A computed fold for a 192-nucleotide RNA from Paramaledivibacter caminithermalis DSM 15212, annotated as Lysine riboswitch aptamer. Of the family's consensus pairs, 100% are formed in the model. The prediction has a mean pLDDT of 79. NCBI's taxonomy places the organism under Bacteria, Bacillati, Clostridia, Paramaledivibacter, Paramaledivibacter caminithermalis. The same sequence occurs in records of 2 taxa. It matches the Rfam family "Lysine riboswitch aptamer". Rfam links the family to the GO term lysine biosynthetic process.
C1' cells in the first nucleotide's frame, strides 16, 4: 500500500426536490349553505350539527318542502409570497392505538402514536378513488427526462525505467440496476 467488512461525520440529485407554518395577497367554492319577509302545501315525527338504528327534545303563536322578495357566507383544497425544517426529506397501503364528529351502538371520515412493508426523483397520459371542480391529491400502468452505481466500447490524460500490456481520472455512447443506495473523509477488524 491494497482488498473485504463494518462504523462516524459531511455532502450531492431540483431553479417544478421534499414537508409545515403564515389574521399576507388572488381564484374558485357561490349567489350556494343560512337568514328577513309573503304565499302555497304538509303534520305527532319524515324533524333535531356525516349516514343508519335507539334515546332525549321541539312542533299548529308552524315543524318538512317548494315558490318568490331582500340580505348573504364559511371550510378542505389551490396559486403566488414570506419564514422554518430538511435529502426516507417524504409519501402510500396493512395492522394495533389516542381524540373528534350533541347522548348511547354500528359504519364512515379526519386524527395521535407504534410496528411491518412498497416507492431514487419530478413531469404527462390513461382509468379508479376522495373532491363543487376540467384545481388538486392518491393508487395502478406506460411514455420520454433526470440522479446515481455496475458490465462494456471510443477517445484524451496520468502512471509502473521504455513498448506491448495492465491500473486509474475525466468525456461520450449504450444496456442493466436502484435510496438499507452513492460521494468524499475518519476510525475498527481481518487478509495480503
Nucleotide at each position: 500500500u491494497u482488498g473485504u467488512g463494518a462504523u462516524a461525520u459531511a455532502g450531492a440529485g431540483g431553479c417544478u426536490g421534499c414537508a409545515g407554518u403564515u389574521u399576507g395577497c388572488a381564484a374558485a367554492g357561490a349567489g350556494u349553505a343560512c337568514u328577513u319577509c309573503a304565499g302555497a302545501u304538509u303534520a305527532a315525527a319524515c324533524u333535531u350539527u356525516u349516514g343508519g338504528g335507539g334515546a332525549a327534545a321541539u312542533u299548529a303563536u308552524u315543524u318538512c318542502u317548494c315558490u318568490g322578495u331582500a340580505g348573504g357566507a364559511a371550510a378542505g383544497g389551490u396559486g403566488c409570497g414570506a419564514c422554518u425544517g430538511c435529502c426516507g426529506a417524504a409519501a402510500c397501503a396493512c395492522a394495533u392505538u389516542u381524540c373528534u364528529a350533541a347522548c348511547c351502538c354500528c359504519a364512515u371520515a379526519g386524527u395521535u402514536a407504534u410496528g411491518u412493508g412498497u416507492u431514487g426523483g419530478g413531469a404527462c397520459u390513461a382509468u379508479g378513488c376522495u373532491g363543487a371542480a376540467c384545481a388538486a391529491g392518491u393508487a395502478u400502468a406506460g411514455u420520454a427526462c433526470u440522479g446515481u452505481c455496475c458490465c462494456c466500447a471510443a477517445u484524451a490524460g496520468a502512471u509502473u525505467g521504455c513498448c506491448c500490456a495492465g491500473u486509474c481520472u475525466a468525456u461520450u455512447g449504450a444496456u442493466g440496476g436502484u435510496g438499507u443506495g452513492c460521494u468524499a473523509u475518519u476510525u475498527c477488524a481481518c487478509a495480503c